[in-house]
RNA sequence: GAGUUUGAUCCUGGCUCAGGAUGAACGCUAGCGGCAGGCCUAACACAUGCAAGUCGAACGGUAACAGGGAUUGCUUGCAAUCCGCUGACGAGUGGCGCACGGGUGCGUAACACGUAUACAAUCUGCCUUUAACUGAGGAAUAGCCCAGAGAAAUUUGGAUUAAUACCUCAUAAUAUGAUGAAGUGGCAUCACUUUAUCAUUAAAACUUCGGUGGUUAAAGAUGAGUAUGCGUCCUAUUAGCUUGUUGGUAAGGUAACGGCUUACCAAGGCUACGAUAGGUAGGGGGCCUGAAAGGGUGAUCCCCCACACUGGUACUGAGACACGGACCAGACUCCUACGGGAGGCAGCAGUGAGGAAUAUUGCGCAAUGGAGGAAACUCUGACGCAGCCAUGCCGCGUGCAGGAAGACGGCCCUACGGGUUGUAAACUGCUUUUAUAUAGGAAGAAACCCCGAUACGUGUAUCGGCUUGACGGUACUAUAUGAAUAAGCACCGGCUAACUCCGUGCCAGCAGCCGCGGUAAUACGGAGGGUGCAAGCGUUAUCCGGAUUUAUUAGGUUUAAAGGGUCCGCAGGCGGGAUUUUAAGUCAGUGGUGAAAGCCUACAGCUCAACUGUAGAACUGCCAUUGAAACUGAAAUUCUUGAGUGUGGUUGAAGUGGGCGGAAUAUGUCAUGUAGCGGUGAAAUGCAUAGAUAUGACAUAGAACACCUAUUGCGAAGGCAGCUCACUAAGCCAUUACUGACGCUCAUGGACGAAAGCGUGGGGAGCGAACAGGAUUAGAUACCCUGGUAGUCCACGCCGUAAACGAUGAUCACUCGUUGCUAGCGAUAUACUGUUAGUGACCAAGCGAAAGUGUUAAGUGAUCCACCUGGGGAGUACGUUCGCAAGAAUGAAACUCAAAGGAAUUGACGGGGGCCCGCACAAGCGGUGGAGCAUGUGGUUUAAUUCGAUGAUACGCGAGGAACCUUACCAGGGCUUAAAUGCAGAACGACAGAUUUGGAAACAAAUCCUUCUUCGGACGGACUGCAAGGUGCUGCAUGGUUGUCGUCAGCUCGUGCCGUGAGGUGUCAGGUUAAGUCCUAUAACGAGCGCAACCCCUAUUCUUAGUUGCCAGCGGGUAAUGCCGGGAACUCUAAGGAGACUGCCAGCGCAAGCUGCGAGGAAGGUGGGGAUGACGUCAAAUCAUCACGGCCCUUACGUCCUGGGCUACACACGUGCUACAAUGGAUGGUACAAUGGGCAGCCACUACGCGAGUAGGAGCUAAUCCUCAAAACCAUUCUCAGUUCGGAUCGGAGUCUGCAACUCGACUCCGUGAAGCUGGAAUCGCUAGUAAUCAGAUAUCAGCAAUGAUCUGGUGAAUACGUUCCCGGGCCUUGUACACACCGCCCGUCAAGCCAUGGAAGCCGGGGGUACCUGAAGUCGGUACCCGAAAGGAACUGCCUAGGGUAAAACUUAGACUGGGGCUAAGUCGUAACAAGGUAACCAAGGGAGUCUCUAG
Repeated sequence: GAGUUUGAUCCUGGCUCAGGAUGAACGCUAGCGGCAGGCCUAACACAUGCAAGUCGAACGGUAACAGGGAUUGCUUGCAAUCCGCUGACGAGUGGCGCACGGGUGCGUAACACGUAUACAAUCUGCCUUUAACUGAGGAAUAGCCCAGAGAAAUUUGGAUUAAUACCUCAUAAUAUGAUGAAGUGGCAUCACUUUAUCAUUAAAACUUCGGUGGUUAAAGAUGAGUAUGCGUCCUAUUAGCUUGUUGGUAAGGUAACGGCUUACCAAGGCUACGAUAGGUAGGGGGCCUGAAAGGGUGAUCCCCCACACUGGUACUGAGACACGGACCAGACUCCUACGGGAGGCAGCAGUGAGGAAUAUUGCGCAAUGGAGGAAACUCUGACGCAGCCAUGCCGCGUGCAGGAAGACGGCCCUACGGGUUGUAAACUGCUUUUAUAUAGGAAGAAACCCCGAUACGUGUAUCGGCUUGACGGUACUAUAUGAAUAAGCACCGGCUAACUCCGUGCCAGCAGCCGCGGUAAUACGGAGGGUGCAAGCGUUAUCCGGAUUUAUUAGGUUUAAAGGGUCCGCAGGCGGGAUUUUAAGUCAGUGGUGAAAGCCUACAGCUCAACUGUAGAACUGCCAUUGAAACUGAAAUUCUUGAGUGUGGUUGAAGUGGGCGGAAUAUGUCAUGUAGCGGUGAAAUGCAUAGAUAUGACAUAGAACACCUAUUGCGAAGGCAGCUCACUAAGCCAUUACUGACGCUCAUGGACGAAAGCGUGGGGAGCGAACAGGAUUAGAUACCCUGGUAGUCCACGCCGUAAACGAUGAUCACUCGUUGCUAGCGAUAUACUGUUAGUGACCAAGCGAAAGUGUUAAGUGAUCCACCUGGGGAGUACGUUCGCAAGAAUGAAACUCAAAGGAAUUGACGGGGGCCCGCACAAGCGGUGGAGCAUGUGGUUUAAUUCGAUGAUACGCGAGGAACCUUACCAGGGCUUAAAUGCAGAACGACAGAUUUGGAAACAAAUCCUUCUUCGGACGGACUGCAAGGUGCUGCAUGGUUGUCGUCAGCUCGUGCCGUGAGGUGUCAGGUUAAGUCCUAUAACGAGCGCAACCCCUAUUCUUAGUUGCCAGCGGGUAAUGCCGGGAACUCUAAGGAGACUGCCAGCGCAAGCUGCGAGGAAGGUGGGGAUGACGUCAAAUCAUCACGGCCCUUACGUCCUGGGCUACACACGUGCUACAAUGGAUGGUACAAUGGGCAGCCACUACGCGAGUAGGAGCUAAUCCUCAAAACCAUUCUCAGUUCGGAUCGGAGUCUGCAACUCGACUCCGUGAAGCUGGAAUCGCUAGUAAUCAGAUAUCAGCAAUGAUCUGGUGAAUACGUUCCCGGGCCUUGUACACACCGCCCGUCAAGCCAUGGAAGCCGGGGGUACCUGAAGUCGGUACCCGAAAGGAACUGCCUAGGGUAAAACUUAGACUGGGGCUAAGUCGUAACAAGGUAACCAAGGGAGUCUCUAG
């Protein structure tokens, strides 16, 4: 810097990523070289070899080898024996070394390490320098030899022997000890120098005679030891630890100081600046990271420490308590003749084991270094090299140039074509690093030794010569050949560079975070292409970074995590003005140190680089010293403004104790009085005729104090309220008298601390957890009601917590204003103002994520304290402290999630609020729901009952017409192309038609008949391949169309302004409207889609035009009729106008507009009706109208045919028709429409039939002909019945359509005559020419299921007080934990699975400590007997101790069972929370306990 919480926003906050690094590991891959590195795990166990020896110039010697000599045998140059004579040398004595070098990191939190000092408290072999000395004796012993024991390791006895081994004596001081004297110095004890006397202690020889060695003393160098200051991990859920402990005296011990050890004395010592305890760990130079500060780390290299199978112990030595030495104990392994022995790879290789994981049983001492030696030399797994490993860093290569038919192949696409792979390849030319072959071939080597020379002369230095290479025939060089020998890995959704196709279908899988996958996946798998790095590339693990996410640099705490409930106050931190001194902090200079390597800079060497060398710088530190004096500190003096005291006032529900008061309530007594009272949403439990409630009087009791009373007052907070008395405390004001910084804050500590609760004793009216009863409810362990116990009250004692809140720690200072209130004071001159303390509201700047805050800061600064670091687990567990208990305080982890959260925004929602509308309710009228039937749906059934539509917004819907067809379904029988289009190929002259046969038909078979031509072909059908076809799937891939909210009044934009932003404003407010309709106001001004209007019909009228329509007047004619001549008046027809606009009047109003039985008018405030449907919502409906992407079928999911089905039928629902009758039925008579339709049609009229109809037959392609009403009215009859109502059902007979009425048509006639007497809960439509009622027409159509749908006219009502309520909608506002938006979200128990964790009886282990017993080796101490002349030895013994045993306690592993917790698409029960969440929620406490309630806030 980025991703990730949200619908979006800002913030807080965590998680994750991009970078660097590694002693790494794993996967895939691999050409070369250089330089580095290589058991991080089991300090686990180790076979085998090697890693420390050397000196014969210390010694006795001679086992092996060589030389020599002698003797013997004799084969005359061989063998044997002897001689230490020589070179040498096994074993041995002796010297030096083995304490270095090499390994490892167990232990250790310590003077272990780092750094700086000190040793006046010390030692130091070899080396250097200086001085002195090196004399005389002695006794042994190993070896060798002899004899034994034993399996072996080993060992015993005897004899003999040497030394630079051992002992004695001499000499001896600058040594040591004792006693003195003088001087100098310092740092306390003291040290040093000089000097006197006494005592004690040394030595080793070898020799080539040059020397080497030895002893003593002093000094140096080196190495070691000790002490001190400072620094050095985590835990306080470790707070007290300590008896040699702290100090002193004396002694012992040590190289040396010291409780180091012992005896005695004293009682100290350490600790909140973290003792003690527990855990973890070698420390440093450095290394990684980071801008730095820091954080992490301690491999390789260097320094120090510790260790060497585990534990203990000492010996030797200059040095060890000793890696390749000793003794003891333990564990383990091995040998054994069972008696006893041996061993220690954390040296180099190597083996096993462990593990994700780490190499050769290599070469050489050539170089460097070490040990011994005079030296040659020997030894050296130190070291130098090589081998293995891409483990890392660095370098090189795998070719370069040209080359477009942009090849083939692959992949993709909009596919006769194009894009990409891609100049890539092929092909042409060039180069040869590297690989291969051949040839040459280093540096690292200078020395020692020896020879010679020079200086010079015992010997050293220098020069010359000679000699020495593991690596290695290696590096390197030259030549030859020829592109020849050499590229992979990861990734491609965003972060993050890089995209397409196919497969798969919430599967398989991916994933660092967000997340992808449910049939069009750039996210899985493959492919093509691309991107990144490259002999490597990825993954995993770990560390730092990003992370200012522990914040010193550099964070926060009103609401996000976070201010302690409040005050007092020790330590601590911080602290007013002035002067002087000092120099601890501070600053500056100088000196020492800060090892080397490393880092950095410069230069240089390997062809470059890595790597290495040389030089510089740095090492920010520590110590010492010199100086400065501003600030802080320290010391001293002083001041008054901070702080306090005094004096005078004043204020208040401040506290404690006592006294008094009235109202109310309850109870008791008496009285009046009678049937109810009480309670609720409604009731009931309860009380009451044994007299309640109500009313009156009196009495008693306890608790609380109405009005006054409020953004009032007081108090540190909790908190405090009738009146009054006493005691006590505080604030404020005024004064400026006194003290003189006495101050602020405050860990630990102390005091106070609501309510509930606990203990003891009182008290108990009202209220009232628990409890009981009554209701409510599906349930109701609740809400409501009736009762009621603790408690509430008092005294004393506990508890110590609250949303103890201003969610805001205390103190001090500074910083614009306006306006109230409380308590004081001052001034009055003009004035209603000034000042102090407190308490409120609003606002500027500033601050803040915003909300907000704003002199009472959340502003600007200072000091101190407290607290926070993602959510959950959890304020839980364990431990500890407190408490009578309840519980409080302190306070984790495992595990789990990628969020949790704050503020604000837009919506949506609310059993929130306000305003308004609608046949929404109300007021009415008529229905549905009951019956029968029709029709649609569900269900069931079926071979099939094709499919779709399913709350409103499906259900007389698609369908405006299923007997066949339709038809998509089922059964059976056929076809492989019915129809369209075009191309290619090859063959044919048919196909069609007619007839016959089979068949249910489709179809099949048979017979007859059957082209043209200019010979190029045309035409025709059949065949093959492309191709067709699909009512198959997906309406959740789509277009188009449609429903609904809703004909509701809304939905947006440009510019400007406001806000960090999402967004807001406009569109809000006040009015008004049917309306976001209009007006006024206004940081908005305008605009768009909607509203309205424009369009059509209708209501009035005018003009024009009169045929097929009309007929008033004139004429003709008929039985009658506009029938005819005519007419253009009327009706009507169909074109065009007029008219209505709140225009006029009155009232109200700023206006818009409203009101009016107003006027006028046919019509009055949108006149009535229609068409018209904003942005959008419902993944709404439709792939079966149509179109279309993808998928699927292709002798079938295509297509043809016959029959069946879509019409089934215990049932349920929707929509209708007909009724139940007298406002009616029946019979007869008399009137009045409109819209439409008609030639395969409408059909007058006539005849026949009871009728449906039939047979004739005019007119009409239509204002001409046809079709044309019924309710109504008049009269008669029926007289309340299952009827003369009702017509279902059934029987019979027919008519019509049609190829065909069986499944399955309509109609007619005769007969039959079911249910039904007005319909439960519930529910629908309608506000006027409307409802209701009556008939008519049309589409579809051969016919018809039509009672449906769409229209037409006839007759023609009732009611609306009003907006409380139900439903739906609009605007504003409010709350929200909702945004898939309340059909939302979400809580807890129970049930299931998984995971980690707490408790836990009994049992089995583990590590550590304590006490007691025992106690090896060993140091130190002691000792009668034994040995020895003695010294002493052996032996025994005392103390201490490793180890072992016993005991108690604590910790810990595992643990039957058990507790809660977390996680897990669709389990159970309820619905606690979010809206007034339906009882407001929440916090603390008590009781109950899955939900609830009481008290206080």